[in-house]
Context: one part of a larger RNA
RNA sequence: CACCGCCCGUCACGCCAUGGAAGUGGUGAGCGCCCGAAGUCCGUGUCGGAACCCGCAAGGGGCCAAGCGGCCGAAGGCGAGCAUCAUGACUGGGGCGAAGUCGUAACAAGGUAGCCGUAGGGGAACCUGCGGCUGGAUCACCUCCUU
Numbered sequence: 001c002a003c004c005g006c007c008c009g010u011c012a013c014g015c016c017a018u019g020g021a022a023g024u025g026g027u028g029a030g031c032g033c034c035c036g037a038a039g040u041c042c043g044u045g046u047c048g049g050a051a052c053c054c055g056c057a058a059g060g061g062g063c064c065a066a067g068c069g070g071c072c073g074a075a076g077g078c079g080a081g082c083a084u085c086a087u088g089a090c091u092g093g094g095g096c097g098a099a100g101u102c103g104u105a106a107c108a109a110g111g112u113a114g115c116c117g118u119a120g121g122g123g124a125a126c127c128u129g130c131g132g133c134u135g136g137a138u139c140a141c142c143u144c145c146u147u
Stems, first nucleotide, its partner, number of pairs: 003110001005107001008103002011100001013097004018092003023087006031079004039072001041070004048064002052061003113134009
């Protein structure tokens, strides 16, 4: 390359990451209950044990110990959750991608001025209602400023 300009959104195609999702699989730290090894401790302790005490002795006491019971208790089991990672039919938008589709919303009064808020509607940009702004062109008038 200057209106044969610029430019908006839906749709189609490709790639990328991402949200939701019946779920599925893993990891982590706890919680409740069940079971409960080793072991210390507590209780009991017939029988057993040389040492201590009483006794001339028999025997008794004390102590120790096996066994038994109990508290705590690792691993394990069951249960309801929590956190996190991966994955998931389907689904939502997003980004990017020379020459795809539909229209033409915005930019000049962009051909209905535009924009903001809100509500309704519509293939899409959008349209309509109500309120607001001028960051609206044009025409007339008024006020102010400069020369």

This is a predicted structure of a 147-nucleotide part of an RNA (small-subunit ribosomal RNA, 3' minor domain) from a Gemmatimonadota bacterium. Rfam family: Bacterial small subunit ribosomal RNA. Its mean pLDDT, the model's own confidence on a scale to 100, is 82.